The RNA shown here (transfer RNA) has 76 nucleotides and comes from a Candidatus Poseidoniia archaeon.
Rfam family: tRNA. Its family is annotated with triplet codon-amino acid adaptor activity in the Gene Ontology. The family's RNA type in Rfam is transfer RNA.
NCBI's taxonomy places the organism under Archaea, Methanobacteriati, Thermoplasmatota, Candidatus Poseidoniia.
RNA sequence: GCCGCUGUAGCUCAGUUGGGAGAGCGUGGGACUGAAGAUCCUAAGGUCGCCGGUUCGAUCCCGGCCGGCGGCACCA
Numbered sequence: 001g002c003c004g005c006u007g008u009a010g011c012u013c014a015g016u017u018g019g020g021a022g023a024g025c026g027u028g029g030g031a032c033u034g035a036a037g038a039u040c041c042u043a044a045g046g047u048c049g050c051c052g053g054u055u056c057g058a059u060c061c062c063g064g065c066c067g068g069c070g071g072c073a074c075c076a
Stems, first nucleotide, its partner, number of pairs: 001072007010025004019056001027043005049065005
């Protein structure tokens, strides 16, 4: 330098022919317990990497940029 994959909650990840943003764990509160753990109930938490485009409408489609991973090439 080229190609491919990838970026969604604090962490690990799902998601859809374009219209409701989610799960588990963690965290706060409550129940239970002598207390804690386990278990159960409940709540909070998100510019869906950034900028732009298409569209009535974009996490999803298109372009550019940035980060991560892998492969190839080049190099002394």